RNA sequence: GAGGCUGGCCAGACGGUCGCGACAUUGUCGAGGAACGUCCGGGCUCCACAGGGCACGGUGGUGGGUAACGCCCACCCGGGGUAACCCGCGAGCAAGUGCAACAGAAAGUAAACCGCCCGAGGGGUAAGGGUGAAACGGUGGUGUAAGAGACCACCAGUGGGCGAAGUGAUUCGCUUAGCUAGGUAAACCUCACUGGGAGCAAGGUCAUGCAGAAGGCGUUUGAGAGCUGCUCGCUCGAGUCUUCGGGUGGACCGCUAGAAGGUUUCGGCAACGAAACUUCGAGAUAGAUGGCCGUCACCGAAAGGUACAGAACCCGGCGUAUCGGCCAGCCUCUUUC
Numbered sequence: 001g002a003g004g005c006u007g008g009c010c011a012g013a014c015g016g017u018c019g020c021g022a023c024a025u026u027g028u029c030g031a032g033g034a035a036c037g038u039c040c041g042g043g044c045u046c047c048a049c050a051g052g053g054c055a056c057g058g059u060g061g062u063g064g065g066u067a068a069c070g071c072c073c074a075c076c077c078g079g080g081g082u083a084a085c086c087c088g089c090g091a092g093c094a095a096g097u098g099c100a101a102c103a104g105a106a107a108g109u110a111a112a113c114c115g116c117c118c119g120a121g122g123g124g125u126a127a128g129g130g131u132g133a134a135a136c137g138g139u140g141g142u143g144u145a146a147g148a149g150a151c152c153a154c155c156a157g158u159g160g161g162c163g164a165a166g167u168g169a170u171u172c173g174c175u176u177a178g179c180u181a182g183g184u185a186a187a188c189c190u191c192a193c194u195g196g197g198a199g200c201a202a203g204g205u206c207a208u209g210c211a212g213a214a215g216g217c218g219u220u221u222g223a224g225a226g227c228u229g230c231u232c233g234c235u236c237g238a239g240u241c242u243u244c245g246g247g248u249g250g251a252c253c254g255c256u257a258g259a260a261g262g263u264u265u266c267g268g269c270a271a272c273g274a275a276a277c278u279u280c281g282a283g284a285u286a287g288a289u290g291g292c293c294g295u296c297a298c299c300g301a302a303a304g305g306u307a308c309a310g311a312a313c314c315c316g317g318c319g320u321a322u323c324g325g326c327c328a329g330c331c332u333c334u335u336u337c
Base pairs, nucleotide, nucleotide: 001333002332003331004330005329006328007327008326009325010324012296013295014294015293016292017291018290020030021029022028023027032308036319037318039317040316041315042314043313044199045198046197047196051232052231053230054229055228056195057194058193059192060191061075062074063073064072065071076090077088078087079086080085091190092189096188097187098184099183113129114128115125116124117123118122137155138154139153140152141151142150156180157179158177159176160175161174162173163172164171165170203253204252205251206250212244213243214242215241216240217239224236225235226234260279261278262277263276264275265274266273267272297306298305299304
């Protein structure tokens, strides 16, 4: 200097003027890195508690973090890449049931088409050839009528045993057995762990207002209620359930001081945790933060441009969209000192 990989930051600012919302009393504050998706997890509220079984879901290497998670960190194994790094629906196929067109003789405890050998018919063979994505381990030899793990040497895989390292997944080494048992579970399935439900339109207080009627069942011989579905148990229980009809739907709370933000130190490879100090942020509801002027910032030679896009109970994540600018580290190649 060129090319790549990974992570992080910014999201316009100031002044004046007119105009909004909240709080307060004359001042302060007022949309995000994703506020979007509503995909996960919770806090909180209610269902009296939220027990057992089945069904139905969710997750799926190991260890750690966290309030928790399908999230984050580190590591292991496998794959890609020269590498930095990236990817993985990562448990189980000798538990069972399936699937793999066509081709091929045969596609799983599946086979004999060509070939080779013996030979009347026929028998032996699976080393060679062919088909296919995939065809009963590989190379070399012994042996044989011809061959074949039939046997042997070496290698690979798999199973058993022992040892070492590691918290563990796992890795390495020695030994033993001719054992060679394809792929697919983001197929059904099996295994391990895990799951009450509904949701701020939750829930509560105040005010206002009306109009009840019919029917069923029942009052301890128990109607009805207990919220993914069924069921068992348990609890509440004197009125409940169905249909038709009337009134209200106004105000307030919930509603923003938190699993909160920032700085420093310590512990930890890291995620993160602890301590000290410090800060107080929009809480709307007919749903607010805008217009104009000037200066500056970034990009651009200039003209000009500044994306994606807006809170609605709150928080931790993930996914998606995005004009640009900046910073840091790492890898490869080339050149110079």